Context: one part of a larger RNA
RNA sequence: UCCGGCGAGUCGUUCUCGGUGGCGAGGUUAAGGCCCGUCUGUGGGCCGGAGCCGGAGCGAAAGCGAGUCGUCUGAACAGGGCGCAGAGUCACCGGGAACGGACCCGAAGCCAGGCGAUCUACCCAUGGCCAGGGUGAACGUCGGGUAAGACCGACGGGAGGCCCGAACCCGUGGAGGAGGAAAACUCCUGGGAUGAGCUGUGGGUAGCGGUGAAAAGCCGGACGGGUCCUGGGAAUAGCUGGUUCUCCCCGAAAUAGUUUUAGGACUAGCCUCACCUUCGAAGCCGGCGGGGGUAGAGCACUGGAUGGGUGCGGCGCAAGCCAAACCCAACCAAACUCCGAAUACCGCCGGUGGAUGGGUGGGAGUCAGUCUGCGGGGGAUAAUCUCCGUAGGCGAGAGGGAAACAGCCCAGACCGCCAGCUAAGGCCCCCAAGCCCGGGCUAAGUGGGAAAGGAUGUUUCCCCGCUAAGACAGCCGGGAGGUUGGCUUAGAAGCAGCCAUCCUUUAAAGAGUGCGUAAUAGCUCACCGGUCGAGCGGGGGGGCGCCGAAAAUGUAACGGGGCUCAAGCCCGGCGCCGAAGCUGCGGGCUUCUCGAGUCUUCGGACUCCGAGGAGCGGUAGGGGAGCGUUCCCCGUGGGGCGAAGCCGAGCCGCAAGGCGAGGUGGACCGCGGGGAAGUGAGAAUGCCGGA
Repeated sequence: UCCGGCGAGUCGUUCUCGGUGGCGAGGUUAAGGCCCGUCUGUGGGCCGGAGCCGGAGCGAAAGCGAGUCGUCUGAACAGGGCGCAGAGUCACCGGGAACGGACCCGAAGCCAGGCGAUCUACCCAUGGCCAGGGUGAACGUCGGGUAAGACCGACGGGAGGCCCGAACCCGUGGAGGAGGAAAACUCCUGGGAUGAGCUGUGGGUAGCGGUGAAAAGCCGGACGGGUCCUGGGAAUAGCUGGUUCUCCCCGAAAUAGUUUUAGGACUAGCCUCACCUUCGAAGCCGGCGGGGGUAGAGCACUGGAUGGGUGCGGCGCAAGCCAAACCCAACCAAACUCCGAAUACCGCCGGUGGAUGGGUGGGAGUCAGUCUGCGGGGGAUAAUCUCCGUAGGCGAGAGGGAAACAGCCCAGACCGCCAGCUAAGGCCCCCAAGCCCGGGCUAAGUGGGAAAGGAUGUUUCCCCGCUAAGACAGCCGGGAGGUUGGCUUAGAAGCAGCCAUCCUUUAAAGAGUGCGUAAUAGCUCACCGGUCGAGCGGGGGGGCGCCGAAAAUGUAACGGGGCUCAAGCCCGGCGCCGAAGCUGCGGGCUUCUCGAGUCUUCGGACUCCGAGGAGCGGUAGGGGAGCGUUCCCCGUGGGGCGAAGCCGAGCCGCAAGGCGAGGUGGACCGCGGGGAAGUGAGAAUGCCGGA
């Protein structure tokens, strides 16, 4: 991992609602008893009225009590509350609830009784062990010394939780080892080693405990309260996982309030089913009538903020500066408003609409939402960010498009078809359909990623100026004189700098545009003439492009190939492709209406009979109808001329499934009606077995 088998809403009691049935102002027995029946396996009837529910309620109670109404409150014959104006009860079945293990599996734990001190902690008893070396206490002897001592020296002596260091005990530092050689080790290094030493054997202390030179250590490899066994016990688990056949109808929620509440729950909201009611409802459109203070706008208030006028007042030696209030002018505001929409909301009327709306009751699920557009708060006018509102989608929605891609665009899948039309999006090839038609733009592969900003890209429009009295560009020529202007300066001559910037000759020529010189010189420009002969210069708007533009495996920022009067972009046009949309044809189901038939207690019910209308995506979930398995009862069949089981062509049913020739097998098995359940397996790190 696979295969097979097993594997989860059950049962009891009570309550509640529905269905069916009995009896009905009544209904019903409980414990218990009696009788009948039986081959097996089972059963049936009768008594028993105790009790329970209903038949009257109201009031705390005393109490009163439903013909003109009862009762409580009350002064009340007022008002108000709860009642009366007739349906229950028992059984079975089903939905749900409560209590029980209560759909199944799953804790860590808690408690009780036992079991453990062969590990380890401490203790008791009795034994064992400690190579060798060093140090040299008390004390003693002898000698010295003293009045005697003290004291000094030598020798002897051999003390010590003394020193060094094996065995032994320990485990300091480092390295290795880490599915190890080893579930605590190995190597090197290290501590103690006559002691509070180490150790053998036997024994003792037990979990609400022991033991502890104390680490909450140890008590048999995980001890903040042991382990295992048994029991309470199916502990509890607001948690995780799992929960088994089919078809049909409807179909959510991820919100509000509250919650020791936030991943749980209760009530409401939203879903479903039944009944009652509305029978023209909801919704939509139009009209009319409403309230509002948002968007916008405005500055009259509140507050902010700018310029000007006048200027209370203040400051400064002065020049002057600041500046309230008022006026003029241009502004800003969620918590400003003199104003003020569109929408939305409420009511009424009309239209449309076609079955909804409301109520009562049974059953739920939901309480983590998420993305996109729009209106906002938070954040940074960040986030696949966060919090509201609103619409749509996903959730629970398949199909087509967006290369791929829950939430975007198109569009809501009952089934079938080798038929048709379209949507979004597309039509050169991959790839279905136009290398379609007309006009324009782009030269960057822009298209096919990007900003501030930058640029004689290109195209189009507008404005201004110059221009055949000849513009613009080029070329030829001129570009002078006073004068080297004055000042400054070593010098300053158009051209370091400062000041001034006139006059003359002229077709024109600056007291000089730039280069240049030490300063001159020289080159050049402005300006003028000639040549040439038609446009030239500047500003602004629009379209498309250019630069700005750096990232990690490999082109890699069109899905790819590839594309340039396009296969790019803009405008216009015709055609085609394209989906589970729409249409056509065939079929199925649901529901409503009508018709037909059958039954009828005349209310109606039923029919796979017909026609017409509408509908049939779907998670949680509600409702409906069925298939199959085992056993039981009644009925009816099959079987050695071959039962069940297994294989199985073929056939039937929307499906679960059913039938079945033949084969195998070798003794039991079906069908019809009804009943009862240990009733359906793919998942639970499920359990057992096998491969």

Predicted 3D model of a 691-nucleotide part of an RNA (large-subunit ribosomal RNA, domain II) from a Candidatus Bipolaricaulota bacterium. Taxonomically the source falls in Candidatus Bipolaricaulota (Bacteria, Bacteria candidate phyla). Model confidence (mean pLDDT): 85 of 100. The sequence was found in a public genome assembly. Rfam family: Bacterial large subunit ribosomal RNA.